This is a predicted structure of a 73-nucleotide RNA (transfer RNA) from Paenibacillus polymyxa SC2. The gene name in the source record is tRNA-Phe-GAA-3-1. The sequence is in RNAcentral, with records from ENA, GtRNAdb and Rfam. Taxonomically the source falls in Paenibacillus polymyxa (Bacteria, Bacillati, Bacillota, Paenibacillus).
[in-house]
RNA sequence: CGGCUCGUAGCUCAGUAGGUAGAGCUUUGGUUUGAAGUACCAAGAGUCGGGGGUUCAAAUCCCUCAGAGCCGA
Numbered sequence: 001c002g003g004c005u006c007g008u009a010g011c012u013c014a015g016u017a018g019g020u021a022g023a024g025c026u027u028u029g030g031u032u033u034g035a036a037g038u039a040c041c042a043a044g045a046g047u048c049g050g051g052g053g054u055u056c057a058a059a060u061c062c063c064u065c066a067g068a069g070c071c072g073a
Stems, first nucleotide, its partner, number of pairs: 001072006010025004019056001027043005049065005
C1' cells in the first nucleotide's frame, strides 16, 4: 500500500432476500424453603462502533471515518 472479515443488552451470541430488536448467562425484586448459591415468577439493561445517503420504513442496502483480526505485496 492492496484485499477480506468482524463489531447488536454487563458477558456469550442470534436476528441477512429492508418493516420498526431477541435468547442464554449475569444482576435486581418477589414467591417457595428451616435456610439456600435449589425451583418458580417478574423486571432492569442496547442512539445495533461514529457520521452521512437511499427509502414511507434500515441492525439489515450504499458511501465514508476510526478500531480489531487475517491474507498478500
Notes
RNAcentral records the identical sequence in 2 taxa. Its Rfam family is "tRNA".